[in-house]
RNA sequence: CAGUAGCUCAAUUGGUAGAGCAUCGGUUUCCAAAACCGAGGGUUGCAGGUUCGAGUCCUGUCUGU
Numbered sequence: 001c002a003g004u005a006g007c008u009c010a011a012u013u014g015g016u017a018g019a020g021c022a023u024c025g026g027u028u029u030c031c032a033a034a035a036c037c038g039a040g041g042g043u044u045g046c047a048g049g050u051u052c053g054a055g056u057c058c059u060g061u062c063u064g065u
Stems, first nucleotide, its partner, number of pairs: 001064003006021004015052001023039005045061005
């Protein structure tokens, strides 16, 4: 310094957790690929604290560099 979906990463001084890729389904095709449409998928590393409200602030801790 970093840890958020299977992977790569967002989330604008605290206010509904998202995108791309991948996966699955559909349209299309003789079949497949590509393209297009849709769906599923998250205890935001872990444990506490502050707050009406925490991915975001504070403390401890774990892992990686």

Background
A computed fold for a 65-nucleotide RNA from a marine eukaryotic metagenome, annotated as transfer RNA. The RNAcentral record of the sequence draws on MGnify. Rfam family: tRNA. The family's RNA type in Rfam is transfer RNA. The coordinates come from a structure-prediction model, not an experiment, and the mean pLDDT is 82.